The RNA shown here (Glycine riboswitch aptamer) has 70 nucleotides and comes from a marine sediment metagenome.
Rfam family: Glycine riboswitch aptamer. Rfam links the family to the GO term glycine biosynthetic process.
The sequence is in RNAcentral, with records from MGnify.
The coordinates come from a structure-prediction model, not an experiment, and the mean pLDDT is 76.

[in-house]
RNA sequence: AAGAUAACGGGAGAGAGAUGUAAAAAUCCGCCGAAGAUGUUAAACUUUCAGGCAAAAGGACCGUUAUUGG
Numbered sequence: 001a002a003g004a005u006a007a008c009g010g011g012a013g014a015g016a017g018a019u020g021u022a023a024a025a026a027u028c029c030g031c032c033g034a035a036g037a038u039g040u041u042a043a044a045c046u047u048u049c050a051g052g053c054a055a056a057a058g059g060a061c062c063g064u065u066a067u068u069g070g
Base pairs, nucleotide, nucleotide: 003068004067005066006065007064008063009062010061015029017028018027019026030053031052032051036049037047039045
C1' cells in the first nucleotide's frame, strides 16, 4: 500500500395493477435490474431462481472517519 470490519453521508429502476377476502391466502396480467445466486476466464453482460415495482425498509456502488492489516 492492497485488503477487512464498523459508524456516518450520498445512492437508481420498475404496478398504491386486476380478481378475490371481514382481513388474509390464492390466482392472473404487466414490469425492474444495484443485495444474493446462475452462465462466463472475468464482467458493468446473461438468466430472472431469489428479491423488488407509493412511502418506509432494503439497496450494488461512492465518499469521510475510526479500528485492523502489513